[in-house]
RNA sequence: GCUUCCGUAGUUCAAUGGAUAGAAUGUCAGAUUCCGGUUCUGAUGAUAUGAGUUCGAAUCUCGUCGGGAGCA
Numbered sequence: 001g002c003u004u005c006c007g008u009a010g011u012u013c014a015a016u017g018g019a020u021a022g023a024a025u026g027u028c029a030g031a032u033u034c035c036g037g038u039u040c041u042g043a044u045g046a047u048a049u050g051a052g053u054u055c056g057a058a059u060c061u062c063g064u065c066g067g068g069a070g071c072a
Base pairs, nucleotide, nucleotide: 001071002070003069004068005067006066007065010025011024012023013022018055026044027043028042029041030040031039048064049063050062051061052060
């Protein structure tokens, strides 16, 4: 340099083009306890970025950025 795959909460993963992007875990607060752990309740937090298609985009198309694999 070329081809190809991937990018979603702090982490691991979901989400036929259509209800407020959901779950587990983590963190914080409360309840429980003599204290802690466990358990229960609540809160917290995300679609890499820019454009396009569409009534509607995490999803489809193109560019950019980052990462993996193969070829040279």